[in-house]
């Protein structure tokens, strides 16, 4: 810091997803120590049982124990026992009483709040204990509680009566002082007022307790002096506290209005205290788009995680605050409370009961249950720490200090160290050679951390109090205080930690992972199953993606999975993003709020900058520095804490006030353009219907047709009439408008924008949320109108259908008035406005110059509108002064694809519908531009027997082959669309043969090696059985090398391991070989250049060719493989060869009147044989074309002329094309059989289809005679003359040839005659006899030949094949394979046509271009209904529940007010008293507030709901083909009607349509 995924590749946009860190976690697997932290994140559910707040006798009465004195009664001689009193002490213990129990501990449910943070204010307060001053502490009364009694009651408790203290109550005095009133001075502030000072005036405290003491007093307690604590007033301080304020901090507008104590204001009240904080009466305010009200969610924050920051998330332990305490309400006490462990009441739960009634509240600390993926001991000490009480010791103290339990986290340590190579074994792997593991182990020396054992032992502790000692105070060596020194006392953690000993490598590794991302691979098993997966994907027989092993990689007491959060994510973009096509400008405009604003000067100082002060708690977190062995932890110290306040500077922009200005904007004066807007009139043309005339059979209408119109006279043509709606041509990338839009032709009325001028006004601008208005068609309301044209609907056609396109007709509607509706691909897919920035060229309006008689053209400018470009920009494409370049101001809108512009809600609409607008859920894409390609029923160019023009054929018939199929024990396997089928198979009677039945062999028919055994061994004549194969039996009877021989080896049989053998599987594991596009002219590289990239260029372009052949041109230069040539046959010549060819000239015999005709001789001359060489190359003219080249056309000459003509020859790749049965081969499979012999079968079956041949239907022919002229080949287990037999196949004999010599060998068609149109004298299948050949064997199953027989078939439907010249037609002949058996195949020669205007069209192919949503590439790709399945959501009669308003009832306690006849100790009056009155008080009652409840309606939220609606996702359903190419009717918006569906059709827009043409501009 980025990878990975969208595509054939590329750029770009986007989402998804990973690596990181963290965490009160939580689950698998596993588990030695230790330190330090940390553990109920869910049910603010429920709780058993023990603890968590008590203390003080130095406030005060009793009361019990106990000890001591004393002092009595009884017993007793006494001692002494026993029972009273008293008094002190010690200690318990319940009551009064003080102080605490409002701290400390817990939870986080509520709360969206001044509840928290942060600054500030209290001149509007309060504050117990504690400091520090000042003063004071007096005289008195009445009374209860404990305790004793009665008495309810089961119990908690309560009720009566008697009797008592007090630092309980309660009066009076006093009055430093303080309150409140008044007056007068000064001082400060912020309006109200505040504070000091001095005066008069009113009201107003108190409580003792206790310690020590010399003189004096007193009988005595005491007094009286000093001390201490206490108490009361008053000041201030310090702490806490309350109130109030400014600012900051959650989502939701599908929550827009809220609000009646509500705002304010007077008057009392209330509170420590301001306040609508309460009343009463006044007046109608407040609050809000800067988000009021309402929903939801949710303690807040210091920090914490994360990030580079900014941010984002979260508030667990520690810490500040805030609420709570079983759920609601209340209120008393008190310095502080509306009180977690008080109290009243209501509910709900739970327990207890005698049933009458009470009793409880673990969100305290342990701990139980319950829910739940999940959080611990019903421990120990108050030794430290700090807390309440107390004069103190001293007591409480689940605070807290420790221990227990958990890998829950961080941090540390170990599980050994060194040496060791026969590189052991076992295990993997394996090219069988090895090689991993691996110095790893074994073995051998050593250490001893932890842990385990044995011993020994800490800090933390210093106080308090005890005791000695000084100091001070004091009458005073008491006392109390103070220090200061010694001494003494105190550990729950704990016999720990830490030392030291001992023993022994002895006790101590796992987890996850190996396709990519992402470090690490290999083998077996399994076969789209099992199963993995975070994306992407892996598994359908060789899987590094699954299971296991074995290696290896990362981490390690842990690993690793699973959930959150932050990052990556610049993927909400303030740092730090966008809107022409990817997602995104609102249909336009005017215009409110905002929000932004020209020049100059002047003030002010809010913003802004900059100095101070204060504050930003500790803790954290950084940074130094210390202590635990180190770290984690902890301790000191600093920096930070970006914040807020305040004070004090400065004024450049910013703002606010004033003042001036003209460039902005807006006025005016003047001018000319224009389908701008409205209303009225009015014109022609044309179409429709009407009357008339004239005339007559069709007319209309397609692609061709029919429906329709016409003889009842139509179409057509003439006149006249009626009507409506539109306005040819001018018309034009021309002109008006904000935009929808707007076109005949005059008035009227109007709006807006340009130009000049530079009078005026003095910033009056600009955007603009909401709001207002305006808005194409189509649609609705009402009344109109209604010629054409049309949704719908109806015929007719097309079609498998056709609810469509096409035709005939037709209604809404279109059109007018008047009012809805507000939408479009309302599009330049490009918000508005402003200022800047090279330049060319069209157009429209206007002005100014020049010029002119006057104008054009023509210079200049300002306003529009267009084209191509320059710098920049952009992902390309494009944009480029009309910006998509540079800037700036202001509005909209965007965040991954579908779900979905849908549901629900709201608003608006007569409705259609608009508008605002989620979600579950599901996918890893979806998507721009652009590139190579492939396809198009796109387009242009070329080319091919590819069509035309032409012969001959197939498809019809029999019959030969070859396929399917069916049949069979078996029919043996492959080949299957061109490019499988007379194809492997150049030949299946056995064999072959790979298939089937049947008998058989098992180291094997074959090879190799290793071990036994063999000389009567190998080998084997001949028997025997048997279909053979095999099986037995056996006469004779061996070889080789060493050696002299015995012998050894070998070789050969024979046993037994090893390993042979498969034509058995996969051609979709392959080699190698072949087919096909195609002999089509393409396919490609290196540098260079261009492009961000794929890629492009070169290889396009103009021509030209049979060619990417060649020329030019050109950011390309060059080269490769292909074309072509080179090779071979074949035309022509020339030379050479010269036998087996050849025989002209010459010569000789022979036969013939003779032409000749035979032999020989001689020759190579020609014919031929093959061997070299020559020729052809557009070379040469002409003409064509042009810028010039190739290049065409035509002619000369030649044997041949434009690659003569044929053959080999096959680029780059394509079809997972064909072969595992030629052969090789990876990997499975069989091994007495899937192997290998045999024997007889089948591959030859036969209802049928199909392909390729032959022979034919006759007269261009049969027969039948005649006999001419060929070439290519073969031939010795061969061809065979030539002769004889046979009708003949053939057969009996045979000469020549190992071949230019001999032979097969007849060449056929030709000619001549003869038949004369019939199923024939055509045709020859089938059949029935009888022969020949080959072979071991012709039955299944050969080939000939003969006599006989004598079927279909009279040129063949749709359809479809080959051929362009020595070609098709036709005819023969050879060869291979082959004992034999082509009508197949491979080659040979004979005779030997016709047509081709030409490329419109069918097919195949090449270039170039253009569209695409196709890339497995059109045999793609994709739409929608319909049926299944599953999933999630809407609506839905209603039904549960929550939470909440509105109205009304009830109305607990409790506090206020009222009343208070009942009751009443202190004080006051009267009274001798007794007691009466009074003032206060009580209990009762009565009001209103007011929980809880209860009725009635309403809002909102959520669950269920029978049914039902769309949506999603799936497997190979069904129907069709809407979209992508002109996608076959161009698509797509918007809206209306139809339709099974996709979709059809109407109107009005778009181009984001191809193609063609014209037409305009540009560029050269």
């Nucleotide at each position: 810091a980025g990878g990975g995924u969208u595509u054939g590749a590329u750029c770009c946009u986007g989402g998804c997803u990973c690596a990181g860190a963290a965490c009160g976690a939580a689950c698998g697997c596993u588990g030695g120590c230790g330190g330090c932290g940390u553990g109920g994140a869910u049910a603010a559910g429920a709780c058993a049982u023990g603890c968590a707040a008590g203390u003080c006798g130095a406030a005060c009465g009793g009361u019990g124990a106990c000890u001591a004195g004393u002092u009595g009664g009884c017993a007793g001689c006494a001692a002494u026992g026993u029972u009273g009193g008293c008094u002190a002490g010690u200690u318990g213990u319940a009551g009064u009483g003080g102080c605490g129990a409002a701290a400390g501990g817990g939870u986080g449910a509520g709360u969206a709040a001044c509840a928290c943070g942060u600054g500030g204010g209290u001149a509007a307060u309060c504050u117990g204990c504690c400091g520090u001053g000042a003063a004071g502490u007096u005289c008195g009364g009445g009374a209860u509680a404990a305790c004793c009694u009665c008495g309810a009651g089961a119990a908690a408790u309560c009720g009566g009566g008697a009797c008592u203290a007090a630092u309980a109550c309660c009066g009076g005095a006093u009055g430093u002082g303080a309150u409140g009133u008044c007056u007068u001075g000064g001082a400060g502030g912020c309006a109200u007022u505040u504070c000091c000072a001095a005066g008069a005036u009113c009201u107003u405290a108190a409580a003792g307790c206790u310690g020590g003491g010399g003189a004096c007093c007193g009988a005595a307690a005491g007094g009286c002096c000093u001390g201490g604590c206490g108490c009361u007033u008053c000041a201030u301080g310090a702490u806490g506290a309350g109130c109030c304020c400014g600012c900051g901090a959650c989502c939701u507008a599908u929550c827009a209005g809220c609000u009646u104590g509500u705002u304010g204001g007077u008057a009392a009240g209330g509170u420590a205290a301001c306040g609508g904080c309460u009343u009463a009466c006044c007046a109608a305010g407040g609050c809000g788009a800067c988000g009021a009200c309402g929903g939801g969610u949710a303690g807040c924050c210091g920090g914490u995680c994360u990030g580079a920051g900014a941010g984002g998330a979260c508030g667990a332990u520690c810490g500040g605050c805030c609420a709570c305490a079983c759920u609601g309400g209340a209120a008393c006490u008190g310095a502080g409370a509306c009180a977690c462990g008080g109290u009243c009441c209501a509910g709900a739960c739970a327990c207890c009961u005698a049933c009458g009634g009470g009793u409880g509240g673990c969100a305290g600390c342990a701990g139980u249950c319950g829910a739940g993926a999940a959080u611990c001991u019903u421990u120990c000490a108050c030794a430290a720490u700090g807390g309440g009480g107390g004069a103190a010791a001293c007591c409480c103290u689940g605070a807290u200090g420790g221990a227990g339990c958990g890998a829950c986290g961080c941090c540390g340590c170990g599980u050994g160290g060194g040496g060791g190579a026969u590189g052991a074994a076992u295990g993997g792997c394996u090219u069988c050679g090895g090689u991993c593991c691996g110095u790893a182990a074994a073995c051998c020396c050593c250490u001893g951390u932890c842990a385990u054992u044995u011993g020994u032992u800490a800090a933390c502790a210093a106080a308090c109090c005890u005791c000695u000692u000084a100091a001070a105070u004091u009458a005073a060596u008491a006392g109390c205080u103070u220090a200061a020194a010694g001494a003494g006392c105190u550990g729950a953690u704990a016999g720990u930690a830490g030392c030291a000993g001992a023993a022994g490598a002895g006790g101590a590794a796992g987890g996850g992972a190996c396709g990519g991302c992402u470090a690490a691979c290999u083998c077996c098993g399994u076969g789209c199953c099992a199963g993995c997966a975070g994306c992407c994907g892996c598994g359908g027989u060789a899987a590094u993606a699954c299971g296991g092993a074995g290696g290896u990689c990362c981490c390690a007491a842990g690993c690793g999975u699973u959930g959150u959060u932050c990052g990556g994510a610049u993927u909400c973009a303030c740092u730090g993003g966008g809107c022409g096509u990817a997602a995104a400008g609102g249909g336009u405009g005017c215009g409110u709020a905002g929000g932004c604003g020209g020049u100059a000067c002047c003030a002010u100082a809010a913003g802004u900058u900059u100095g101070g002060u204060g504050u930003g708690a500790a803790a954290g977190c950084u940074c130094c520095g210390g202590g635990c062995u180190c770290a984690a932890c902890c301790c000191g110290g600093a920096a930070a804490u970006u914040g807020c306040a305040u004070u004090g500077a400065a004024u450049a922009c910013u703002a606010u006030g004033g003042c001036a200005c003209u460039a902005g904007a807006g006025g005016a004066u003047c001018g000319g353009a224009g389908g701008g807007g409205a209303g009225a009139c009015u014109g022609g043309a044309a179409u429709u219907c009407c009357c008339g005339g004239u005339g007559u059979a069709g007319c209309a209408g397609u692609g061709a047709a029919a429906u329709g119109c016409a003889u009842a006279g139509a179409u057509a043509u003439c006149g006249g009439g009626a009507g409506g709606a539109a306005c040819a041509c001018c018309a034009g990338u021309g002109g008006c408008g904000a935009a929808g839009g707007c076109g005949a032709g005059u008035c009227u009325c109007u709006g807006g924008a340009c130009g000049a001028u530079a009078c005026c006004u003095g910033a009056c601008g600009c955007u603009g949320a909401g709001g207002c208005a305006c808005g194409a068609a189509a649609g609705c309301u009402a009344g109109g109108g209604g010629a054409g044209c049309a949704a719908a609907c109806a015929g007719g056609a097309u079609u498998a259908g056709a609810u469509a396109c096409c035709c005939u007709g037709g209604u809404a509607g279109u059109c007018c008035u008047a009012g809805c509706c507000g939408u479009a691909a309302a599009c330049u897919g490009u918000g508005u406005g402003c200022a800047c920035u090279u330049g060319c060229u069209g157009u429209g309006g206007g002005c100014u110059g020049a010029u002119u008689c006057g104008a054009c053209c023509c210079c200049g400018u300002c306003c529009g509108u267009g084209g191509c470009g320059a710098a920049g920009c952009u992902a390309a494409c494009g944009c480029g002064a009309u910006a998509a370049a540079c800037g700036u101001g202001c509005c909209g809108c965007c965040u991954g694809g579908g779900g979905a512009g849908u549901a629900c809600g709201g608003u608006c609409g007569c409705a259609a519908g608009a508008u605002u607008a989620a979600a579950a859920c599901u996918c890893a894409a979806a998507g721009a531009a652009a590139u190579u390609g492939a396809c198009g029923g796109g387009g242009g160019c070329c080319u091919g027997c590819a069509c035309a023009a032409g012969c001959g054929g197939u498809g019809g018939a029999g019959u030969a082959u070859g396929u399917g199929g069916c049949u069979u024990a078996a029919u043996u396997c492959g080949a299957u669309g061109c490019a499988a089928c007379g194809c492997g198979a150049a030949g299946a009677a056995c064999c072959u043969u790979a298939c089937c039945u049947g008998g058989c062999c098992u180291u094997g028919a074959c090879a190799u090696g290793c071990a036994a055994g063999u000389g009567g061994u190998a080998g084997g004549a001949a028997c025997c059985u048997g279909a053979a194969a095999g099986g037995g039996u056996a006469a004779c009877g061996a070889c080789c090398u060493a050696g002299c021989a015995a012998u050894a080896g070998g070789a050969g049989c024979u046993u037994g391991c090893a390993c042979a053998g498969g034509u058995g599987c996969u051609g979709c594991a392959u080699g190698g070989c072949u087919g096909u596009c195609g002999u089509c002219a393409g396919c490609u590289c290196g540098u260079g250049u261009c492009g961000u990239g794929a890629g492009a260029u070169g290889u396009u372009g103009g021509g030209u060719u049979a060619a990417g052949u060649c020329c030019c041109g050109c950011a390309a230069c060059g080269a490769g493989c292909g074309c072509a040539a080179c090779c071979c046959c074949u035309g022509u010549g020339u030379u050479c060869u010269g036998u087996u060819g050849c025989c002209a000239c010459u010569c000789c015999c022979g036969c013939g009147u003779a032409a000749g005709c035979g032999g020989g001789a001689a020759g190579c001359a020609c014919u031929c044989u093959g061997g070299a060489c020559a020729g052809a190359c557009u070379g040469c003219c002409u003409c064509a074309u042009u810028u010039a080249a190739a290049u065409g056309a035509g002619g000369a000459g030649g044997a041949a002329g434009g690659u003569g003509g044929g053959g080999a020859u096959g680029a780059c790749g394509u079809c997972a094309a064909g072969u595992c049965a030629u052969c090789a081969u990876g990997g499975c499979c069989c091994u007495u059989a899937c192997g290998g012999g045999c024997u007889g079968g089948g591959c030859u079956a036969c209802a049928c289809a199909c392909g390729u041949g032959c022979u034919a239907c006759a007269a261009u022919g049969g027969c039948g005679g005649u006999g001419a002229c060929a070439a290519u080949g073969g031939g010795c287990a061969g061809c065979a003359a030539c002769u004889c037999a046979g009708c003949a196949a053939u057969g009996g004999g045979a000469a020549g040839c190992u071949a230019a010599u001999c032979u097969c060998a007849a060449a056929a068609a030709g000619c001549c005659g003869u038949c004369u149109c019939a199923g024939u004298u055509c045709g020859g299948a089938u059949u029935g006899g009888g022969c020949u050949c080959u072979g071991c064997a012709a039955c299944u199953c050969g080939a000939g030949c003969u006599c006989a027989u004598g079927a279909a078939g009279u040129u063949g439907g749709a359809a479809u094949c080959g051929c362009u010249a020595g070609u098709a037609a036709u005819c023969g002949c050879g060869g291979a394979u082959c004992a034999g058996c082509a009508u197949g195949c491979c080659g040979c020669g004979g005779u030997g046509a016709a047509u081709a205007c030409g490329u419109u069209c069918c097919c195949g192919g090449g270039c170039c271009u253009u569209g695409u949503a196709c890339a497995c590439a059109c045999c793609g790709c994709c739409c929608g209904u319909c049926a299944c399945a599953c999933c999630a959501u809407g609506g839905g009669a209603g039904u549960u529940g929550g939470u909440u308003c509105u109205a009304c009832c009830c109305g607990a306690a409790g506090g206020u007010a009222g009343u208070g006849c009942g009751c009443u100790a202190a004080c006051c009056u009267c009274g001798c008293a007794a007691g009466a009155g009074g003032a206060g008080g009580c209990a009762g009652c009565u009001a209103a507030c007011c929980a809880c409840g209860g009725u009635a309606g309403g809002g909102u939220c959520a669950g269920c709901g029978a049914c039902u609606g769309g949506g999603g996702u799936g497997a190979a359903g069904u129907c069709g083909u809407a979209a992508c190419a002109a996608g076959g009717u161009a698509g797509c918006c918007g809206u209306a009607g139809g339709g099974g569906a996709a979709c059809c059709u109407g109107c009005g827009g778009c181009u984001g349509g191809a193609u063609c043409a014209c037409c305009u501009c540009c560029u050269u």
Notes: The RNA shown here (small-subunit ribosomal RNA) has 1564 nucleotides and comes from an uncultured prokaryote. RNAcentral holds the sequence, with entries from ENA.